[in-house]
The part of an RNA shown here (small-subunit ribosomal RNA, 3' major domain) has 477 nucleotides and comes from a moss metagenome.
The RNAcentral record of the full RNA draws on SILVA.

Context: one part of a larger RNA
RNA sequence: UGACGGGGGCCCGCACAAGCGGUGGAGCAUGUGGUUUAAUUCGACGCGACGCGAAAAACCUUACCUACCCUUGACAUCCUUGGAACGCUAUUGAAAGGUAGUGGUGCCUUCGGGAGCCAAGAGACAGGUGCUGCAUGGUCGUCGUCAGCUCGUGUCGUGAGAUGUUGGGUUAAGUCCCGUAACGAGCGCAACCCUUGUACUUAGUUGCCAUUUUCGAAAGGGAGGCACUUUAAGUAGACUGCCGGUGAUAAACCGGAGGAAGGUAGGGAUGACGUCAGGUCAUCAUGGCCCUUAUGGGUAGGGCUACACACGUGCUACAAUGGACGGUACAGAGGGCGUUGAAACCGCGAGGUGGAACCAAUCCCGAAAAGCCGUUCGUAGUCCGGAUUGGAGUCUGCAACUCGACUCCAUGAAGUUGGAAUCGCUAGUAAUCGCAGAUCAGCAUGCUGCGGUGAAUACGUUCCCGGGCCUUGUACA
Numbered sequence: 001u002g003a004c005g006g007g008g009g010c011c012c013g014c015a016c017a018a019g020c021g022g023u024g025g026a027g028c029a030u031g032u033g034g035u036u037u038a039a040u041u042c043g044a045c046g047c048g049a050c051g052c053g054a055a056a057a058a059c060c061u062u063a064c065c066u067a068c069c070c071u072u073g074a075c076a077u078c079c080u081u082g083g084a085a086c087g088c089u090a091u092u093g094a095a096a097g098g099u100a101g102u103g104g105u106g107c108c109u110u111c112g113g114g115a116g117c118c119a120a121g122a123g124a125c126a127g128g129u130g131c132u133g134c135a136u137g138g139u140c141g142u143c144g145u146c147a148g149c150u151c152g153u154g155u156c157g158u159g160a161g162a163u164g165u166u167g168g169g170u171u172a173a174g175u176c177c178c179g180u181a182a183c184g185a186g187c188g189c190a191a192c193c194c195u196u197g198u199a200c201u202u203a204g205u206u207g208c209c210a211u212u213u214u215c216g217a218a219a220g221g222g223a224g225g226c227a228c229u230u231u232a233a234g235u236a237g238a239c240u241g242c243c244g245g246u247g248a249u250a251a252a253c254c255g256g257a258g259g260a261a262g263g264u265a266g267g268g269a270u271g272a273c274g275u276c277a278g279g280u281c282a283u284c285a286u287g288g289c290c291c292u293u294a295u296g297g298g299u300a301g302g303g304c305u306a307c308a309c310a311c312g313u314g315c316u317a318c319a320a321u322g323g324a325c326g327g328u329a330c331a332g333a334g335g336g337c338g339u340u341g342a343a344a345c346c347g348c349g350a351g352g353u354g355g356a357a358c359c360a361a362u363c364c365c366g367a368a369a370a371g372c373c374g375u376u377c378g379u380a381g382u383c384c385g386g387a388u389u390g391g392a393g394u395c396u397g398c399a400a401c402u403c404g405a406c407u408c409c410a411u412g413a414a415g416u417u418g419g420a421a422u423c424g425c426u427a428g429u430a431a432u433c434g435c436a437g438a439u440c441a442g443c444a445u446g447c448u449g450c451g452g453u454g455a456a457u458a459c460g461u462u463c464c465c466g467g468g469c470c471u472u473g474u475a476c477a
Base pairs, nucleotide, nucleotide: 001477002476003474004473005472007471008470009469010468011467012466013465015461016460019425020424021423022422023421026316027315028314029313030312031311032310033309034307035306042053043052064302065301066300067299068298069297070296073125077124078123079121080120081119082118083117086103087102088101089100090099091098092097107114108113127291128290130289131288132287136285137284138280139279140278141276143274148187149186150185151184152183153182154163155162156161167178168177169176193268194267195266196265198236199235200234201233202232203231204230207226208222209221211219212218239262242256243255244254245253246252318418322377323376324375325374326373327372328371334365335364336363340357344353345352346351384415389410390409391408392407393406394405395404431453432452433451434450435449436448437447
């Protein structure tokens, strides 16, 4: 100087407390461990591994296993020889591959040949998702959006170092003020950026609307008016600016006015010096080591989906604030050409036929759901719950056996609110309800977004956890 202390002081955070809803019990989905297996490819392991890499494992992917094949190779550069490229047929085979037959002659040209492609041969080499993340780059997680981390000059100390950065206040903040052997500065904080909330200006089509109407956004119109809603460009607006009080006359804090918004207005992006030899050699790149008729390459089938069990993360429930049936209302944000696919018709349904319209403020996906109105059920393992199983189907796709999703009929398991323990959340939040997108032929309870309805509680900082500053002890570095 740091680190540590079941030392002290001050302060903060859904850290506790106050509340609301979960997990832990059940069934299923998914990941992991274990076990099994020819193989169940590999990585990730407290927080910070475990719905993680994977924003899609039937084949492919695929790296694993079995079997069958290739050896200058699936891919790159170079040399020699021959041939346009390329296509078709037969045979063998699971295919890859092998063998045989046959058709075919392009582009440029100085007619020598050349470019590109194919085949054969020779070797230099290719190739490796093989090892080492403790050799590395890059990138990411984490402490932590915590308020810290440093430097120049000066001064003090023999020196390591100190000072500044400590102290008194204050702040979300090393934020600001005052003091001060320090005076300044840098990286961080804040602001500048995006978005939501208010108003004005400009611009009106596909948007909007007075009006008419056969009640269907159907019709014309908007120079009678783009006024409203909205869209998207610009501008204004919030700065402790104003008033009162407290304070050291300061910084600031408390209350108030006006205002759409008030003290960082809400949300996002933004992550200092560094820590964890944190993760990644399987995104990529790369040193070293290793394989080279195989640890490289191709094909088919299988596996990654196994199943006495254990754990994590979720979905659905255990019902009446509910289930079922009928009627009826209101979003936002997205996507669409090998696409989205309307009306109409067929089917109980998944779906099929159909093909209008739309390169989309125009057309389509598209029905929002919870909600509201009415009827029924009456506390039952039930008209709750839907696992499991049998049968019949639909769709995608060469192909749904291993191993897809969905529909219909039948079946109708566990489950009556969950031990010890443990998690999230402070407001348009939790809870609850649907919708969309990426990936994608098909496959979503996951992920990422979007809106609808919409709470309770916070006395407080004694305690648990993590963190910041000062100080103290130390046989630790």